Transfer RNA from Callorhinchus milii, 71 nucleotides, folded computationally. Its mean pLDDT, the model's own confidence on a scale to 100, is 81.
[in-house]
RNA sequence: GUCCCCGUAGUUCAGUGGUUAGAGCACUCGCCUCACAAGUGAGAGACCUGGGUUCAAUUCCCAGCAGGGCA
Repeated sequence: GUCCCCGUAGUUCAGUGGUUAGAGCACUCGCCUCACAAGUGAGAGACCUGGGUUCAAUUCCCAGCAGGGCA
C1' cells in the first nucleotide's frame, strides 16, 4: 500500500455456526524400579482485542493489534 496469508494450551498443529474445543511433545502427581530412563494411569493448561450478524460466534462480517509474504 484499495494487495495476500496467518493469529487456538508452554510449544508444534488439528477442528467445528450448537450440547464437554482435541492431539503430539513439554509440565504436575501417582503406579512400576534399589534408583533413573522407558512404560503406564490421572491432572492442570488455550480460541489476539473490540464491534456487528444470528435464537446461538472460537467459527461468518468489519475495524484494530501482532507476525509473515509481495511490491

The source organism's lineage runs through Eukaryota, Metazoa, Deuterostomia, Craniata and Callorhinchus. Rfam family: tRNA. The family's RNA type in Rfam is transfer RNA. RNAcentral holds the sequence, with entries from Rfam.